[in-house]
Transfer RNA from an Erysipelotrichaceae bacterium, 71 nucleotides, folded computationally.
Taxonomically the source falls in Erysipelotrichaceae (Bacteria, Bacillati, Erysipelotrichia, Erysipelotrichales).
It matches the Rfam family "tRNA". Rfam classes the family as a transfer RNA.
The coordinates come from a structure-prediction model, not an experiment, and the mean pLDDT is 81.
The sequence was found in a public genome assembly.
RNA sequence: GCGGGUGUCGUACAACGGCAGUACUUCUGUCUUCCAAACAGAAAAUAUCGGUUCGAUUCCGUUUACCCGCU
Numbered sequence: 001g002c003g004g005g006u007g008u009c010g011u012a013c014a015a016c017g018g019c020a021g022u023a024c025u026u027c028u029g030u031c032u033u034c035c036a037a038a039c040a041g042a043a044a045a046u047a048u049c050g051g052u053u054c055g056a057u058u059c060c061g062u063u064u065a066c067c068c069g070c071u
Stems, first nucleotide, its partner, number of pairs: 001070007010024004018054001026042005047063001049061003
């Protein structure tokens, strides 16, 4: 230099083009003499910039980070 793949709450993963979810974690409350456990509730995310579309995590392009391969 070329080709391919991946990028989603703090972490690990889901998501037919149509409300972005699950588990753990964090916080609050209930229970308990206290702690833990259990239960209830809350917060928290689509790498960047464009395009297509009534509508994009999803389709297309650019950039960027990481991984793999070729030279």